[in-house]
Context: one part of a larger RNA
């Protein structure tokens, strides 16, 4: 010096990113318990007391109910006016000890905030959470050989179920709510019109030649039937243009100039864009750059915490707003109480390193 423990004046959190770590508290029983609240809860809130032993005592009270005592046996005596067993407080007096839950075992607790309603669920092995489930909310799809989902198929699941049932999305208890925009994108309905495949169609054109015409001939022209090629009009479906309708469907929710009798502001106009320009709530926020914003609490002093305002660089309503009891090994201020965390150290024990034999 390293590990594990045990004590430790005075202080008592100064430590430190942070009270990490300890240490306080602990059982059981009486008293006694705020705010708030979804009336259950918050509660073991906090808080304050008690506890050994013997006697009074076979105590009051309670349970159970037919035995129980002398006696080995007759007897005999008590007993449903409760026998014998079992439990078993509270209160009074004494005794002992530093210490009575004497060891062991065995909550510290409060305020106020944010997130998640809860109990679960997770990164086997750096994350245990505010992420994920959740019930409960909406929207959609599916009428059954269902949608959907695997399979190449048969097949299976969906379900041995049937719209109060199943499959997809989103949100997430509960409580008040949940604005405004269909122009894009997206689905849903529609079907006059425009486009349009294939396929119908077959106007015309091309190829090949028996023939036929010139030509001494080679060969050139012309060309029916039939084969084949090319193919315009014209006929034709979803779709797509196009019309509606849909945003708890993807989304999206302006800007400039001016005005009031101090100043300042701007209920008021005015122009410009736009599909339509943020409603309620909330707000410097898990969200505020400036920024430690301003005021107000708290401290002796507070970049964090809380209450507030409001100039929202860049909240806002089911990627929901906003509140909100319980509940949390969550996050954050703060206070009691507590302490070797520290002032700042020591001292003890076991066990290791390390020396020597």
């Nucleotide at each position: 010096c390293c590990c594990u423990c045990g004590u430790u004046a005075a202080g008592g959190a100064a430590c430190u990113c942070g009270g990490c770590a300890a240490a306080u508290u602990g059982a059981c029983c009486c008293c006694g318990u705020a705010a708030c609240u979804u009336u259950g809860g918050g509660a073991g809130a906090a808080g304050g007391g008690g506890u050994g032993c013997c006697c009074c005592g076979u105590u009051a009270g309670g349970g159970u109910g037919a035995g129980c005592g002398c006696u080995g046996a007759c007897g005999c005596g008590c007993u449903u006016u409760a026998a014998g067993c079992c439990c078993g407080a509270g209160g009074g007096g004494g005794c002992c000890g530093c210490a009575g839950u004497a060891a062991c075992c065995a909550g510290g607790c409060c305020c106020a905030a944010g997130c998640g309603a809860c109990u679960g669920u997770u990164u086997a092995u750096c994350a245990a959470a505010a992420a994920c489930a959740c019930a409960g909310g909406u929207c959609u799809c599916u009428g059954c050989g269902a949608a959907g989902u695997c399979g190449a198929a048969a097949g299976a699941c969906g379900a041995a179920g049937u719209a109060u049932a199943g499959g997809g999305a989103c949100u997430g208890a509960c409580g008040c709510c949940u604005g405004c925009c269909c122009g894009g994108u997206g689905c849903u309905g529609g079907a006059a019109g425009g486009u349009u495949a294939a396929g119908g169609g077959g106007a015309a054109g091309g190829g090949u030649u028996a023939g036929g015409g010139u030509g001494c001939a080679a060969a050139c022209c012309c060309a029916a039937c039939g084969c084949u090629c090319u193919g315009a009009a014209c006929c034709u479906a979803a779709g797509c243009c196009c019309c509606a309708g849909u945003a708890a469907a993807c989304g999206g929710c302006g800007g400039c100039c001016g005005u009031a009798a101090c100043u300042a502001u701007a209920a008021c106009g005015g122009u410009c864009c736009u599909a339509a320009g943020g409603u309620a709530g909330c707000g410097a926020a898990a969200u505020u750059c400036c920024u430690u914003g301003u005021c107000g609490g708290g401290u002796a002093a507070g970049u964090u915490c809380c209450g507030a305002c409001c100039c929202g660089c860049a909240c806002g309503a089911a990627a929901g707003g906003c509140g909100c009891a319980a509940c949390g090994a969550c996050u954050u201020g703060g206070g009691c109480g507590c302490u070797g965390u520290c002032u700042c150290g020591a001292c003890g024990a076991g066990g290791g390193a390390c020396c020597c034999g």